[in-house]
RNA sequence: ACCGGUGCAUGGCAAACCAUUUGAAAAAAUGGGGCGCAAAACCACGGGCCUAAACCUGAUUUCGGGUACGGCAGCCGAGUUGCCGAU
Numbered sequence: 001a002c003c004g005g006u007g008c009a010u011g012g013c014a015a016a017c018c019a020u021u022u023g024a025a026a027a028a029a030u031g032g033g034g035c036g037c038a039a040a041a042c043c044a045c046g047g048g049c050c051u052a053a054a055c056c057u058g059a060u061u062u063c064g065g066g067u068a069c070g071g072c073a074g075c076c077g078a079g080u081u082g083c084c085g086a087u
Base pairs, nucleotide, nucleotide: 003085004084005083012037013036017032018031019030020029021028022027035074041080042079045077046076047075048072049071050070055066056065057064058063
């Protein structure tokens, strides 16, 4: 240190699943749990993915199509910060 982390140290985070709550849903929060993670920390800027309440629209009870102003950072990239230094 712009590099490396297969090792050491101090620590951290927490997938599925379960419970409760919030939400139209996707999903989120809290507790349990622990698959994994050196950025599985922050950030929706670019791409991607999920949802479609409201709105638009076709039909016309109940249905279909479109759309993010809702989400995902544990999908990828950009940006910001951060542990260790065996090799």
This is a predicted structure of an 87-nucleotide RNA (c-di-GMP-I riboswitch aptamer). Model confidence (mean pLDDT): 87 of 100. It was read from a public genome assembly, where an Rfam model found it. It matches the Rfam family "c-di-GMP-I riboswitch aptamer". Its family is annotated with cyclic-di-GMP binding in the Gene Ontology.